[in-house]
The prediction has a mean pLDDT of 82. A computed fold for a 71-nucleotide RNA from an uncultured bacterium, annotated as transfer RNA. It was read from a public genome assembly.
RNA sequence: AGGCGCAUAGUUAAAUGGUAUAACAAUGGUCUCCAAAACCAUCGUCGUAGGUUCGAUUCCUACUGUGCCUG
Numbered sequence: 001a002g003g004c005g006c007a008u009a010g011u012u013a014a015a016u017g018g019u020a021u022a023a024c025a026a027u028g029g030u031c032u033c034c035a036a037a038a039c040c041a042u043c044g045u046c047g048u049a050g051g052u053u054c055g056a057u058u059c060c061u062a063c064u065g066u067g068c069c070u071g
Stems, first nucleotide, its partner, number of pairs: 001070007010024004018054001026042005047063005
């Protein structure tokens, strides 16, 4: 320099154009003499900027970050 991927909650991952979901974590509660475990509830997310569309995590473009391949 060229090419191919990836980016979603604090973390790990789902979701093939129609209200973004789970587990763990965190917070509160129940239970217990106390704690742990268990159970219940709550909290919180689509990398950035545009485009297409009635409607975009999803399709297109650029950028940013990151991984791999070629030289």